RNA sequence: AGAGUUUGAUCCUGGCUCAGGAUGAACGCUAGCGACAGGCCUAACACAUGCAAGUCGAGGGGUAGCAGGGAGCUUGCUCCGCUGACGACCGGCGCACGGGUGAGUAACGCGUAUGCAACCUGCCCGCAGUCCCGGGAUAGCCUCCCGAAAGGGAGAUUAAGACCGGAUGGAGCCGGCCCGCCGCAUGGCGGGCCGGCCAAACGAGGGGACGGCGGAUGGGCAUGCGUUCCAUUAGGUAGUAGGCGGGGCAACGGCCCACCUAGCCUGCGAUGGAUAGGGGUCCUGAGAGGGAGGUCCCCCACACUGGUACUGAGACACGGACCAGACUCCUACGGGAGGCAGCAGUGAGGAAUAUUGGUCAAUGGGCGGAAGCCUGAACCAGCCAUGUCGCGUGCAGGACUACGGCCCUACGGGUCUUAAACUGCUUUUAUGCGGGGAUAAAGUCGGCCACGAGUGGCCGAUUGCAGGUACCGCAUGAAUAAGGAUCGGCUAACUCCGUGCCAGCAGCCGCGGUAAUACGGAGGAUCCGAGCGUUAUCCGGAUUUAUUGGGUUUAAAGGGUGCGUAGGCGGCCUGUCAAGUCGGCGGUGAAACCCCCGGGCUCAACCCGGGGACUGCCGUCGAAACUGGCGGGCUAGAGUACGUUGGGAGUGCGCGGAAUGUGUGGUGUAGCGGUGAAAUGCAUAGAUAUCACACAGAACACCGAUCGCGUAGGCAGCGCACUACGCCGCAACUGACGCUGAGGCACGAAGGCGCGGGGAUCGAACAGGAUUAGAUACCCUGGUAGUCCGCGCAGUAAACGAUGGAUGCUCGCCGUCCGCGAUACACAGCGGGUGGCCAAGCGAAAGCGAUAAGCAUCCCACCUGGGGAGUACGCCGGCAACGGUGAAACUCAAAGGAAUUGACGGGGGCCCGCACAAGCGGAGGAACAUGUGGUUUAAUUCGAUGAUACGCGAGGAACCUUACCCGGGCUUGAAAUGUGGAGGAACGGCGGGGAAACCCGCCGGCCAGCAAUGGCCUCCAUGUAGGUGCUGCAUGGUUGUCGUCAGCUCGUGCCGUGAGGUGUCGGCUUAAGUGCCCUAACGAGCGCAACCCCUGCCCGCAGUUGCCAGCAUUCAGUUGGGGACUCUGCGGGGACUGCCACCGCAAGGUGCGAGGAAGGCGGGGAUGACGUCAAAUCAGCACGGCCCUUACGUCCGGGGCGACACACGUGUUACAAUGGGCGGUACAGCGGGAAGCGCGGCGGCGACGCCGAGCCGAUCCCCCAAAAGCCGCUCUCAGUUCGGAUCGGAGUCUGCAACUCGACUCCGUGAAGCUGGAUUCGCUAGUAAUCGCGCAUCAGCCAUGGCGCGGUGAAUACGUUCCCGGGCCUUGUACACACCGCCCGUCAAGCCAUGGGAGC
Repeated sequence: AGAGUUUGAUCCUGGCUCAGGAUGAACGCUAGCGACAGGCCUAACACAUGCAAGUCGAGGGGUAGCAGGGAGCUUGCUCCGCUGACGACCGGCGCACGGGUGAGUAACGCGUAUGCAACCUGCCCGCAGUCCCGGGAUAGCCUCCCGAAAGGGAGAUUAAGACCGGAUGGAGCCGGCCCGCCGCAUGGCGGGCCGGCCAAACGAGGGGACGGCGGAUGGGCAUGCGUUCCAUUAGGUAGUAGGCGGGGCAACGGCCCACCUAGCCUGCGAUGGAUAGGGGUCCUGAGAGGGAGGUCCCCCACACUGGUACUGAGACACGGACCAGACUCCUACGGGAGGCAGCAGUGAGGAAUAUUGGUCAAUGGGCGGAAGCCUGAACCAGCCAUGUCGCGUGCAGGACUACGGCCCUACGGGUCUUAAACUGCUUUUAUGCGGGGAUAAAGUCGGCCACGAGUGGCCGAUUGCAGGUACCGCAUGAAUAAGGAUCGGCUAACUCCGUGCCAGCAGCCGCGGUAAUACGGAGGAUCCGAGCGUUAUCCGGAUUUAUUGGGUUUAAAGGGUGCGUAGGCGGCCUGUCAAGUCGGCGGUGAAACCCCCGGGCUCAACCCGGGGACUGCCGUCGAAACUGGCGGGCUAGAGUACGUUGGGAGUGCGCGGAAUGUGUGGUGUAGCGGUGAAAUGCAUAGAUAUCACACAGAACACCGAUCGCGUAGGCAGCGCACUACGCCGCAACUGACGCUGAGGCACGAAGGCGCGGGGAUCGAACAGGAUUAGAUACCCUGGUAGUCCGCGCAGUAAACGAUGGAUGCUCGCCGUCCGCGAUACACAGCGGGUGGCCAAGCGAAAGCGAUAAGCAUCCCACCUGGGGAGUACGCCGGCAACGGUGAAACUCAAAGGAAUUGACGGGGGCCCGCACAAGCGGAGGAACAUGUGGUUUAAUUCGAUGAUACGCGAGGAACCUUACCCGGGCUUGAAAUGUGGAGGAACGGCGGGGAAACCCGCCGGCCAGCAAUGGCCUCCAUGUAGGUGCUGCAUGGUUGUCGUCAGCUCGUGCCGUGAGGUGUCGGCUUAAGUGCCCUAACGAGCGCAACCCCUGCCCGCAGUUGCCAGCAUUCAGUUGGGGACUCUGCGGGGACUGCCACCGCAAGGUGCGAGGAAGGCGGGGAUGACGUCAAAUCAGCACGGCCCUUACGUCCGGGGCGACACACGUGUUACAAUGGGCGGUACAGCGGGAAGCGCGGCGGCGACGCCGAGCCGAUCCCCCAAAAGCCGCUCUCAGUUCGGAUCGGAGUCUGCAACUCGACUCCGUGAAGCUGGAUUCGCUAGUAAUCGCGCAUCAGCCAUGGCGCGGUGAAUACGUUCCCGGGCCUUGUACACACCGCCCGUCAAGCCAUGGGAGC
């Protein structure tokens, strides 16, 4: 000293929360010792029991009990106050202290400073003086009586320092007279004289008593200042305020009383309500401040509750009295007793707070002459980790860093860990034994001595609760002693396992939904340590109530505006006073506490001494700058006068035209009106339109503005009158007369209310018509209040510049209004308004910027997280509506401001894409094929699911595949590998059981080496195995999609507090962030393009298995030969807006341009930026974690993946004549072929079969026929000679095997279907459409699929408004999981309160 938390990120505002310290604490876990301190915060609740205030015989009468002594005698009794002593009694002093508590009290109660000329003070001290003479009673005791008791009564006798009378009276008090002095007032002090009044106690020598003066101590009273919250408490008060007189008191006083006056307190907060003992101090804080008032000290108040007085120096009296009340107890029912907020203790309450202890030894108190007695004051001890301080639980050495635990990358390493063990050492503490005297030399008593008779000295005796304690020594032996909390961030400390939004954690943010450093456990670590945590409370952090030290344009916050009261603040010069202010000195500010220094307990805490401080208050003496008071002067502030001037400032009266509506009349006819489109409505009874005239009410077009005026609200046709105001000029007058302004008063848009008028237009409510799912709305047709006027009320607003008023100061530029200057239609100057842009500065930023949100001063108003709520209650106002003032419970971790980047918009601009449009062909209807959903099933294995799943993984499911189901087997396992052991080559064959796998059994059968042994195989054991089991949300790799879209970024610089921006924006251009220009940017990277492949033209090289023009040859490019051509392979050329014209700054564009095979990217492919979708895949593979282990592994037989009421996707074939059938007849290319392709021949209608040439392929051989096409014939619009599903029959082929479940052939059968609803798909040229061919997989094939090949070969694009997707710029945003967002209200059940209410 700060930190966490609002956001995707940022800055700010702002609240919440945390880290610190503290406590009379409590709770949880734990606990060795000591010192010191503390210990009912709650029920001022109730109390059993004991103790807490007595003492004095040196005041008295006396003698109940005890002891001593004496006497008597009956020897265990009686007597004697004789002595010590002493109950009860009279009397004295004390009991008003000490101790407790905090209920009450907001008060002169407390604190502080003063005053008393208005007072008292027992015991104590000092001074001077006095103590004389009498008297009568009464307790006790005795006798008797009443009562249960408590207690009471009667009689008799008696004492005193008790009580009473008298005397004396210095002094005092009261009254009167005189003199002197003094004071702020009432007045006070001193002296003299006269009158009146009041004393006493004795005892045993010290002592005591009395009156007086003085002191000391203690008290009483009064005053200034200070002393909680609520104004949703604004008025209070009759003894109230004051006076005169009196009473009362120690004293003043309305304290009390009579009379008189009508005052007194209050916004500087009276009165009322709530809360509370106050202070020294304590906690916290840098301080200012905030909070507290336990222990200790001072003051106050109280003593069961309320009241009252008595006694006394002192009380209205804690352990006194009386009365009343509540409560408890006793009782013989008639009556009585009691008061722990003393110490201990009990019950109760409570989260919670101790012993019915010891001693008067010390300190202190009461009484006493004293000894002494009393003292729950006090001193000690006990209990409690309640707090603070101190000590200990050991120290050193010690490694193959053991065992064990935990973790890991696990042959091994890390960590607990030098920790332990072990060795050496020490002994605080503990235990045992021994020693030990501090607090107390004081005090008291006795004796002696000295002087001043009260102190001192000497001697002797005696006094310790704690306690045989502290302390010291010796012995023994590491021996007797460690825990608590935490470990996601804040905040120091991390891993494993378990759990699976469960159980739980949590101070805030937040963790937990299968890999949780946040839950629980473990290991380890961190922090503190005889404690550690939790809870509660206070301060701090919080400058988050801001005096120090905050704010108010948009975050919470400027009053709607003016006038103005109180108050606050206030110009220049001068004099004076000294209240504020400053200084010196004095008094006080108790002690304790706090700080510093020193000292004592071994240290410390603790305690003692000294100093400081106590920031304050009072007094006194000074100072005079500033503020202030008083006085004098001034004119710069303010105002007045005068002269111009300005305006939509206000009020009243009058006038005007346009428009609208209505009325009357004319013209005129079929509609008008209204809307997105309509309808309601109006109109043939004549509307709308149009003309004329008339009436009514309201508002004033153009001018008009970025304008003017006004304090605000607000103000607009023209004229007049009245009223108010501003500016400018001048410098005559006043001379600070000023600014602000709580309350107050006034004004105050629209709407609203009351009464009266008016009513054209518009128009809440209302009605109708539309819209709509609905439409109590938006739109339309009507229409009442109202809109207008007068009077009155109301008093609000986004009453906004969301910006209170006043004054001064602080760069510039550009407009405009008024006045002055100037006077010219010019203009640079001055003042006042009204606008725009900026410097500095300010601001979180946006922005403000002489009209400040800048720099300053003064005054007012207002704010203090969001919601609840401008609500409730109360009060005030109002006719009402409603307005003003204005909370709390509860709840949230935010709510907000500005700006940033995205995303989004039924916002804008620009631009793309078969995106739409234009066009061609399809899908959606049918049948079938195939995939999917669903359903079914023992199983119908699994995955893929909008676009981006659905002829997808499948480029080949009858067994196999196969992962699924049923059944039968195996368990070192179907496959791989290490080690040990046993046996045997491997392997082949046979028999039995069985569906097979498999099981049981039999026979044959090795190599190398001398051997051991090895190779190979089988078996046994063991370490490994195996899993298409789960998690694609733990992953790698791969893939889809946006998207072949043109984007995505970086370095440096610059801008911004920052997120971030700039660059990448803008203009032009491009298919393109392609390029050019511009430019606080300059460059660069990944993308684009190019480089690569195929194809189109040409050339070169090479010519075999290709080619054949010319030559030779042949049936035949067959052969010789040739390289020209085709073709093949390789390499190169070619195209670059290069040329021309035009447009353009350039880049580039345009052109039936030229040339060229090809022209502006020639066509096609490969190539996919940063990233998005937790997209897809754990079943292709790999891989973390989890799970199974005679099974979730593996083998086999069979079944299933092929099911079928349905639904969808993708396809095939069709519905026919641009066609079908039949016959004839042409022309390809890509490819494939040895378990193969198979010429050809023969058989079969055919699938195919048999024989089989050739070919291991640029040739040669085979697949091979291409098909559409072309030519010809036929069919003639029909469910057909279309269509071919389905079914029946007969076959062929593959294969171990075609039942479930293959393809093909032939014969027969011949279904639906006649162009397909809403909707929807593809395609821009060799494309669509159409035609066939090949290949992969493959025994065969469910292929109509996929991948390729060639043949024939179109139509259309005006254009970018619209749909979809995308790019760039911009704008709004309360979105950021980002519009499939966010978010508002009603509604079910349940609960609480309330209103209405049938009914009872």

This is a predicted structure of a 1400-nucleotide RNA (small-subunit ribosomal RNA) from an anaerobic digester metagenome. RNAcentral holds the sequence, with entries from SILVA. Its Rfam family is "Bacterial small subunit ribosomal RNA". Gene Ontology terms of the family: ribosome and structural constituent of ribosome.